Transfer RNA from a Candidatus Pacearchaeota archaeon, 72 nucleotides, folded computationally. RNAcentral holds the sequence, with entries from ENA. The organism belongs to Candidatus Pacearchaeota, within Archaea.
Parts: sequence; structure tokens; C1' cells
RNA sequence: GGGUUUGUAGUUUAACGGAUAAAACCUCCGGUUUCGGCCCGGAAAAUCGAGGUUCGAUUCCUCGCAGACCCG
Repeated sequence: GGGUUUGUAGUUUAACGGAUAAAACCUCCGGUUUCGGCCCGGAAAAUCGAGGUUCGAUUCCUCGCAGACCCG
């Protein structure tokens, strides 16, 4: 340099082109407990960036960025 592929809460994963973007762990608050743990309830927290297609994009297309792999 060329090609393939991946990118979503702090972490690990979901989401036929149409949901209020879902869940578990973590964090915080409350309940329970003599205290803590376990357990129960609640809260906060995310679509890599810029364009395009579409009535509608996390999803499809292009370019870029970052990671992984292959070729040279």
C1' cells in the first nucleotide's frame, strides 16, 4: 500500500428498515438485616464520525477514524 471484517451504556451481549434502543454485570438510592452479605424494588448510563438512500436508518450505500486478520 491492497483486501476482508468489527465498531451499541463503565463491561459483556441483544435489537425483519418502523419499540420509549432491551438485558446481565458494575455504580447509586431505598427495602430487608443488630451490621454486612444474599435477596427484593427503583434510578443513572450507549448506537465511532461525516455524508447519502428512504416517508422512516443501530440496521442499507460512500468516505473517513480506530481495532483484528490476510496478502504484498